A computed fold for a 142-nucleotide RNA from a soil metagenome, annotated as c-di-AMP riboswitch aptamer (ydaO/yuaA leader). The prediction has a mean pLDDT of 76. RNAcentral holds the sequence, with entries from MGnify.

RNA sequence: AGCCGAGUCACCCACACAAGGGUGAACGGGGGACCCAAGAAGUUUGGGGCUAAUCCAAUCUCCUUAACUUACUUCUGUUUGGAGAAUGGGCGGCGAGCCUUUCGCGCCGAGCCCGACAGCUAACCCCGCAGGCAACGAAGGG
Numbered sequence: 001a002g003c004c005g006a007g008u009c010a011c012c013c014a015c016a017c018a019a020g021g022g023u024g025a026a027c028g029g030g031g032g033a034c035c036c037a038a039g040a041a042g043u044u045u046g047g048g049g050c051u052a053a054u055c056c057a058a059u060c061u062c063c064u065u066a067a068c069u070u071a072c073u074u075c076u077g078u079u080u081g082g083a084g085a086a087u088g089g090g091c092g093g094c095g096a097g098c099c100u101u102u103c104g105c106g107c108c109g110a111g112c113c114c115g116a117c118a119g120c121u122a123a124c125c126c127c128g129c130a131g132g133c134a135a136c137g138a139a140g141g142g
Base pairs, nucleotide, nucleotide: 002133003132004131008025009024010023011022012021013020027128028127029126030125031124036119044116046117047114048113049112050111054090055089056088057087059085060084061083062082063081067078068077091109092108093107094106095105098142099141100140101139102138103137104136
C1' cells in the first nucleotide's frame, strides 16, 4: 500500500499497552400478519438456515424395501429407495492500488448451524460484526 468476506467506525468502562466488557451508527442475516402462494392428510427418504459453495445424467461401491429365484436356510442375481466416489454437462463465485462493461487467461464450488420447526410478509422481535490471505492482462466508458 493491497486481496476474499457483512465483518467497519465512534464513544464509555477497565487497563502500563494490548487483549477484555458495554452502548450506538454503518453494513449483514434470521423470525414474524392481512393479501398472495401452497393446499385432502401423512412422510427418518424428516424439514430448514448462513454461504458462490449447487443441479442433472449414466457408471461403480455400500445400505435398504418387499417380491422373484430355492423343499427350507444362507448366499448370489434382478428390482424399490437412499448414500458415497470419480467422470461428463448445466449453473454459481473470485482474480490487485477509484468505479463499471466486455474479451482473454487462471482459480474456487468447502464448511458450519437450528433441532421436529419456520412460504411470502407491514408493524415488531432476535442475531452477527469473524476468519483467512499475498500479486492476472487487454480494450472501452464514467